[in-house]
Glycine riboswitch aptamer from an Acidimicrobiales bacterium, 98 nucleotides, folded computationally. Model confidence (mean pLDDT): 81 of 100. The organism belongs to Acidimicrobiales, within Bacteria.
RNA sequence: GCGGACGUCUCGGGAGAGUGACGCCUUGAGCGUCCGCCGAAGGGGAAAUCCGUGGCCGCCACGGAGAAGCUCUCAGGCACACGGACCGAGCGGGUCAG
Repeated sequence: GCGGACGUCUCGGGAGAGUGACGCCUUGAGCGUCCGCCGAAGGGGAAAUCCGUGGCCGCCACGGAGAAGCUCUCAGGCACACGGACCGAGCGGGUCAG
């Protein structure tokens, strides 16, 4: 100096499930209650395996570490809009293999 992984920001793509009922009034993409649903903001859980301790010791018990597009639905969401894991493009950036 180049450039890949990484990440901020900008732009683009981006699923699912009720345009539910009742009430309130500031008439809203609003608030509250109830019933039914969704999983891709965020969050919780732990399998193989590994480690430690103990034992009735080729096995067992307890504890710890341990992932997600899995699972739970706390939160969030259920016409459009907003949001949205993840993906793509770009400006510029710091760090680190090469």